[in-house]
Context: one part of a larger RNA
């Protein structure tokens, strides 16, 4: 070096299985419930089936009857019109008894006596006779109709899985008979309400994985690299208004701070001087920036342009939308006039579309035609539609019982860059060491290595790279645990401390615990620290940890959830290559 054979199982990111873990999907399901909308079904009226009597207590409507003191006034005056006469032998005052109201003066009826008269016009009043007719108000009481709640009642709808006969040989059914119930119950229809029993559905996005937190639309400044725009869970802040004057416009005015000066008066209310310089240290309704001094700041007069129709033309925006704006028409305010004025020093103070509401508009359409309902058109109102370019008018969870599609556009092992951290060295030396920085030890600070930790980062890997310890078998590095060899020593000697050389060998057994670690026990020269996918599961194991069962405690209306705990709980692969070990043949 070439074929081979017998083995081992490091490796081939071996084989098997479009990852079950995590994200992602405007994907599915199942479960839950005070998500959301519904339907079964429950319970309640109302009507229909559904009828007769009686008796309570209401209502309405017609008739008859009473009933109504405010003061003053003969007096218990409802109101309004006719109105000069009414009633009375069909028995009038008046008496005597009984019911009725009553504001305790009185008003009414009714029987029975009684015998011929009672009352009004005339005065008091706003109103004038219940003398007498008619209409009507309050409230009451009778009659009748309707009519509505209730009680009791009855039988003839209707009921009976009560009896008996019969169809009949039949505990069905039907028929007939009697009993029981009875206008209820049963059932339809409508209308309230309870309804996860049952259903369909939603349950948001950014994110240095997801989640939990935070944010989401405007407006001011930084980031921003002198035009403009420019991102991050980047650093700072602010809006969701308000002002009838804080608005037009004409006139005059000049702040703060500081220093002397004065009554209560003090560090600071208010007055006066001075400071004579100021793009102003002041104000400017409101954050911030960027304006603004004879202003845009502060004050007075007068007044409403915080005006109607327009709008050349620009600016800015991916559009939709935002902005400015000379001027023209009307008509206004201010100002002796030139002139300003179409709100406010500017940039925040917000919402499309659809649908409704209200006003105005005959020049719009309106279903053969004419109308009109309806519409259209100008104006206005109603969205913390705040997830603020607003899926619906209406919406929360739970999944370890899970599925599916995808993704290493993304987390959990393991690599990998990084090295805050983190082990170790090292530099200066303030300092302890009795004196003395450096035998040792060494603050405050600084430089490094190393990639054994915890961690960023999300690069390969989700059509799969098994994940903790043990167990076997290991190999490597020195920063050396043991033996070797050497320097200093605050090394008398034994023991030791530190440094420097050295990886040849070697580096225990046992109790607990799943445990690595860790404590404990008995040894030993020593009981070293690291890397090897925290070595090694196609080599073992499976205690943990990490399906499905199941409990505890604790969250949670609950589904069910928990780096909380318990008890259970399939560990496949006949070796092609590569590599190694043994052997045999050229």
């Nucleotide at each position: 070096c070439c074929c081979g054979c017998g083995a081992c199982a490091a490796g081939a990111c071996g084989g098997a299985a479009a990852g079950a873990c995590c994200c992602c999907a405007u994907g599915g399901a199942g479960c839950u419930u005070u998500a959301c909308u519904g339907c079964a079904g429950g319970c309640u009226g109302a009507u229909a089936u559904u009828g007769g009597g009686u008796u309570u207590c209401g209502g309405u409507a017609u008739u008859u009857u009473c009933u109504g003191u405010a003061c003053a006034g003969a007096a218990u005056a409802g109101g309004u019109g006719g109105g000069a006469g009414a009633c009375u032998g069909a028995g009038a005052a008046g008496c005597a008894u009984g019911g009725g109201c009553g504001c305790c003066a009185g008003c009414u009826c009714g029987u029975g006596u009684g015998g011929a008269g009672u009352c009004g016009c005339c005065u008091u009043u706003g109103g004038g006779a219940u003398a007498c007719c008619a209409c009507u108000c309050u409230g009451g009481a009778a009659a009748u109709a309707c009519u509505g709640a209730g009680g009791c009642u009855c039988u003839a709808a209707c009921c009976a899985g009560a009896u008996a006969c019969c169809g009949u040989a039949a505990u069905c059914c039907g028929g007939u008979a009697u009993u029981g119930g009875g206008a209820c119950a049963c059932u339809g229809u409508c209308a309230g309400u309870c309804g996860g029993g049952c259903a369909g559905u939603u349950u948001g996005a950014c994110u240095g994985g997801g989640g939990c937190g935070g944010u989401c639309g405007c407006c001011u400044c930084c980031c921003a690299a002198a035009g403009c725009g420019u991102a991050a869970c980047g650093g700072a802040g602010g809006c969701g208004c308000c002002c009838a004057a804080a608005g037009g416009u004409u006139a005059c005015c000049u702040c703060a701070g500081c220093g002397c000066a004065g009554u209560u008066g003090g560090a600071a209310a208010u007055u006066g001087c001075g400071u004579u310089a100021a793009c102003a240290g002041a104000g400017u309704g409101u954050a911030a920036a960027g304006g603004c001094a004879g202003a845009a700041g502060g004050u007075a007069g007068c007044c409403u342009g915080a005006c109607u129709g327009a709008g050349a033309g620009a600016c800015u925006g991916a559009c939709a939308a935002g902005u400015c704006g000379a001027u023209c028409a009307g008509g206004u305010a201010c100002g002796a006039a030139a002139g300003u004025a179409g709100g406010g020093c500017u940039u925040a103070g917000u919402g499309a579309u659809c649908c409704g509401g209200c006003g105005g508009u005959a020049u719009g359409a309106a279903a053969g035609u004419g109308g009109a309902a309806u519409u259209g058109c100008c104006g206005u109102c109603g969205c913390u539609c705040a997830a603020c370019g607003g899926a619906u008018a209406a919406a929360a969870g739970c999944u370890a019982c899970c599925c599916u599609g995808g993704g290493g556009a993304u987390a959990a092992c393991a690599g990998g860059c990084u090295u805050a951290u983190c082990u170790c060295c090292c530099c200066c030396a303030a300092g302890a060491g009795u004196u003395c920085a450096c035998a040792u030890c060494g603050a405050c600070g600084g430089g490094g290595a190393g990639g054994u930790u915890u961690g960023g980062c999300a690069c390969c890997u989700c059509g799969a790279u098994g994940u903790c310890g043990g167990c076997u078998c290991a190999u490597c590095g020195c920063a050396u645990c043991c033996u070797g060899g050497a320097g200093c020593u605050g090394u008398a000697g034994c023991a030791g401390g530190u440094u420097c050389c050295a990886a040849g060998g070697g580096u225990u057994u046992g109790g607990c615990u799943g445990u690595u670690c860790g404590c404990c026990a008995a040894u030993u020269a020593a009981a070293g620290c690291g890397g090897u996918a925290c070595g090694c599961g196609a080599g073992c194991u499976g205690g943990g940890u990490u399906c499905a069962g199941a409990a505890c405690g604790u969250c949670g209306u609950g589904a069910g959830a928990c780096a909380g705990u318990u008890c259970g709980g399939u560990c496949c692969c006949u070796a092609u290559c590569u590599g190694u070990c043994g052997u045999g043949g050229g």